[in-house]
Context: one part of a larger RNA
Molecule: small-subunit ribosomal RNA, 5' domain
Organism: Candidatus Gastranaerophilales bacterium
RNA sequence: GGAUGAACGCUGGCGGCGUGCUUCAUACAUGCAAGUCGAACGAGAAUUUGGAGCUUGCUCCAAAGGAAAGUGGCGGACGGGUGAGUAAUACAUAGGAAAUCUGCCCUUAGGUGGGGGACAACAGUUGGAAACGACUGCUAAUACCGCAUAUGAGCUUAGCUGGAAUGCUAAUCUUGAAAACUCUGGUGCCUAAGGAUGAGCCUGUGCCUGAUUAGCUAGUUGGUGGUGUAAUGGACUACCAAGGCGACGAUCAGUAGCUGGUUUGAGAGGAUGAUCAGCCACAAUGGGACUGAGACACGGCCCAUACUCCUACGGGAGGCAGCAGUAGGGAAUUUUGCGCAAUGGGCGAAAGCCUGACGCAGCAACGCCGCGUGAGUGAUGAAGCCCUUCGGGGUGUAAAACACUGUCAGUGGGGACGAAAUCUGACGGUACCCACAGAGGAAGCACCGGCUAACUCCGUGCCAGCAGCCGCGGUAAUACGGGGGGUGCAAGCGUUGUCC
Numbered sequence: 001g002g003a004u005g006a007a008c009g010c011u012g013g014c015g016g017c018g019u020g021c022u023u024c025a026u027a028c029a030u031g032c033a034a035g036u037c038g039a040a041c042g043a044g045a046a047u048u049u050g051g052a053g054c055u056u057g058c059u060c061c062a063a064a065g066g067a068a069a070g071u072g073g074c075g076g077a078c079g080g081g082u083g084a085g086u087a088a089u090a091c092a093u094a095g096g097a098a099a100u101c102u103g104c105c106c107u108u109a110g111g112u113g114g115g116g117g118a119c120a121a122c123a124g125u126u127g128g129a130a131a132c133g134a135c136u137g138c139u140a141a142u143a144c145c146g147c148a149u150a151u152g153a154g155c156u157u158a159g160c161u162g163g164a165a166u167g168c169u170a171a172u173c174u175u176g177a178a179a180a181c182u183c184u185g186g187u188g189c190c191u192a193a194g195g196a197u198g199a200g201c202c203u204g205u206g207c208c209u210g211a212u213u214a215g216c217u218a219g220u221u222g223g224u225g226g227u228g229u230a231a232u233g234g235a236c237u238a239c240c241a242a243g244g245c246g247a248c249g250a251u252c253a254g255u256a257g258c259u260g261g262u263u264u265g266a267g268a269g270g271a272u273g274a275u276c277a278g279c280c281a282c283a284a285u286g287g288g289a290c291u292g293a294g295a296c297a298c299g300g301c302c303c304a305u306a307c308u309c310c311u312a313c314g315g316g317a318g319g320c321a322g323c324a325g326u327a328g329g330g331a332a333u334u335u336u337g338c339g340c341a342a343u344g345g346g347c348g349a350a351a352g353c354c355u356g357a358c359g360c361a362g363c364a365a366c367g368c369c370g371c372g373u374g375a376g377u378g379a380u381g382a383a384g385c386c387c388u389u390c391g392g393g394g395u396g397u398a399a400a401a402c403a404c405u406g407u408c409a410g411u412g413g414g415g416a417c418g419a420a421a422u423c424u425g426a427c428g429g430u431a432c433c434c435a436c437a438g439a440g441g442a443a444g445c446a447c448c449g450g451c452u453a454a455c456u457c458c459g460u461g462c463c464a465g466c467a468g469c470c471g472c473g474g475u476a477a478u479a480c481g482g483g484g485g486g487u488g489c490a491a492g493c494g495u496u497g498u499c500c
Stems, first nucleotide, its partner, number of pairs: 001500004006496005013371006019364002021329001026327003030324003035074003040071002047064008081282003091206006100199002105195008113147001115145002122137006152175003156171005180187002208254003215245003220242008257279004261272004284305005307318004335361001337360003343357001344355004374404001376402002384395004408441001410436005418427001444489005449470003455484005465472002
């Protein structure tokens, strides 16, 4: 000098664009953050209309209506948060598979035949303070289960390709599908093959510090037979062998999410990993599986632990490292806002519903950028203040005064783009445009001994104090404190921390 997610002191006019718990992965009141589909299914409240009965405001019947709940499907594995753990099961990069899976989507081919029994909801009985149940009875389906058929799959055998069959083809045997709805336009369902997308696995190289860590290792290293997985493999298991790693740093310990990037530097290099983007890991702590195409699942389940809450003491409920917000910690970090109008996502045929993702607004000079706080004329030069050799000098064209302008802010009027597309705009009566008035409302901070741009007076008297280094102060201090003057930057200026 540059940089900063900064903080502190003094000061503070406006706008645009960004950024905003770096500390306790501490604890959380309250609200919201994941639902949707009636064109899969049964049942159907309120309400309205009509009719009947009369006890004149109730009952019954029919139609419309469609809430809340239930079965079922898809989605809750995305999106959002955090960085605790992890030094390699991560990440970056380059490869591999004769070792894999892939819902929704696209392409191609074929099929969608015929049956059955239940369980919720509901009704009744009943347990419990509650959470939540138990029993009996009824019922539908794209829920569940047999049968038929099937290019598929499996065992065995044979052939082909190949370096090597676990691949491909053929044969016998075994085994395996489906679901309907409809507004008649379609939308679905099943099987097989391929694609796309996404994911899993393996390998090479790179990836912080310590040797005052030198030896480490029994599932350890390899083989055979199995188990398990979508899939290879000591991943696991039985048996056999005795191997495997290490000064090219094993093991151990400490620290740490990694990268694109960011920052500094002429570069090499150093430091760093906020925001944005990719990957990973985690969801009070530890463990486990279920469902599913996909999880060992933040707002799912089970168990244990700590904590908090409810309780009728028998038992239950919870998890903000989602968005706001609270307490605590801290030098320090915002609103319990508006809207689904746009973009994107889930469901749905659609209308649409949901969406604290997102779009916006609010707060904060936290940063960058832009603008303003007026401009012209104006005296050998007012007053005041300061200095003085008492002659004068400085502040200083500065002010006053005269004649102007109207940025920003203000008041009034008009008023968008963003919506492609009939409708639909949170932002927002915002941006912007026009008119009006009036210099009015808008400058500070640090420094002035040298480094380093900028000097004098008074006070103080090794005191009070200053200080980045050298050093100032003990009676003439350009170095302390104040005044005047000056220098530098400017809505900021200084100080402190950290990095180059």